[in-house]
RNA sequence: GGCUCCGUCGCCAAGUGGUAAGGCAAGGGUCUGCAAAAUCCUCAUCCCCGGUUCAAAUCCGGGCGGAGCCUCCA
Repeated sequence: GGCUCCGUCGCCAAGUGGUAAGGCAAGGGUCUGCAAAAUCCUCAUCCCCGGUUCAAAUCCGGGCGGAGCCUCCA
């Protein structure tokens, strides 16, 4: 330098065009003598910019970052 894959809540992770599941953690409530446990509730426009579209996390282009492979040099 080239190619491929990946980038979603504090962490893990699903979602491949129609308005973002779940688990853990965290915060609040109930219960409890206190606490723990249990249980209920709350918690993200998805790396950035642009494009396509009625509509994009999802498609396209360009960046940035990560992983792998190849090539070159040594």
The RNA shown here (transfer RNA) has 74 nucleotides and comes from uncultured Anaeromyxobacter sp. The prediction has a mean pLDDT of 81. Taxonomically the source falls in Anaeromyxobacter (Bacteria, Myxococcota, Myxococcia, Myxococcales). It matches the Rfam family "tRNA". It is annotated as a transfer RNA. From the family's description: Transfer RNA (tRNA) molecules are approximately 80 nucleotides in length.